Predicted 3D model of a 73-nucleotide RNA (transfer RNA) from a Dehalococcoidia bacterium. NCBI's taxonomy places the organism under Bacteria, Bacillati, Chloroflexota, Dehalococcoidia. It matches the Rfam family "tRNA". Gene Ontology term of the family: triplet codon-amino acid adaptor activity. Rfam classes the family as a transfer RNA.
[in-house]
RNA sequence: GCCCCCAUCGUCUAGUGGCCUAGGACGCUAGCCUUUCAAGCUGGAAACAGGAGUUCAAUUCUCCUUGGGGGUA
Numbered sequence: 001g002c003c004c005c006c007a008u009c010g011u012c013u014a015g016u017g018g019c020c021u022a023g024g025a026c027g028c029u030a031g032c033c034u035u036u037c038a039a040g041c042u043g044g045a046a047a048c049a050g051g052a053g054u055u056c057a058a059u060u061c062u063c064c065u066u067g068g069g070g071g072u073a
Base pairs, nucleotide, nucleotide: 001072002071003070004069005068006067007066010026011025012024013023018056028044029043030042031041032040049065050064051063052062053061
């Protein structure tokens, strides 16, 4: 250089056109419980890498960029 794959809450992930006001686990946090802590219970905050296109509608499809991984002389 060329080809392929990946990018979603702090972390790991589900979701592959409309039911998404994006779900779950751990973590964080508030309250309850407890003599206190932990555990437990009930809540809360927290995410679609950036840009463009297709479409009535895009996290989802296409292209470019960025970053990561793999293959190849």